[in-house]
RNA sequence: GUCUUAUCAAGAGUGAUGGAGGGACUGGCCCGAUGAAAUCCGACAACCAGCACAUAUAUGUGUAUGGUGUUAAUUCCAGCAGAUGUUUAAUCUGAGAGAUAAGAA
Numbered sequence: 001g002u003c004u005u006a007u008c009a010a011g012a013g014u015g016a017u018g019g020a021g022g023g024a025c026u027g028g029c030c031c032g033a034u035g036a037a038a039u040c041c042g043a044c045a046a047c048c049a050g051c052a053c054a055u056a057u058a059u060g061u062g063u064a065u066g067g068u069g070u071u072a073a074u075u076c077c078a079g080c081a082g083a084u085g086u087u088u089a090a091u092c093u094g095a096g097a098g099a100u101a102a103g104a105a
Base pairs, nucleotide, nucleotide: 002104003103004102005101006100007099008098013041015040016039017038021031022030023029025079026078027077028076042071043070044069047067048066049065050063051062052061053060054059075097080094081093082092083091084090
């Protein structure tokens, strides 16, 4: 990098270093010298393993030790299709794309 499955409307610093960008892409719209990205510390969460309890042995509840992950805005909104609609506005649903985890070849 590819494939499969699951989740994506919640949550998380007035810290340190850094120094100009960032929010995947396109179009918007935002964040940023009142300090972006990145790194460290902290925090959040509970996907996997562990531990404890329950149990019909399939699982469930808890924990936060380890492996990730996350830490502006619904995945910031839309991007393709369908439905609803006064066929306008808009709303809803499903894909596609993306992110994260686990597994497989």

This is a predicted structure of a 105-nucleotide RNA (SAM riboswitch aptamer (S box leader)) from Heyndrickxia ginsengihumi. NCBI's taxonomy places the organism under Bacteria, Bacillati, Bacilli, Caryophanales, Heyndrickxia. The RNAcentral record of the sequence draws on Rfam and Ribocentre. The coordinates come from a structure-prediction model, not an experiment, and the mean pLDDT is 87. Its Rfam family is "SAM riboswitch aptamer (S box leader)". About the family: The SAM riboswitch is found upstream of a number of genes which code for proteins involved in methionine or cysteine biosynthesis in Gram-positive bacteria.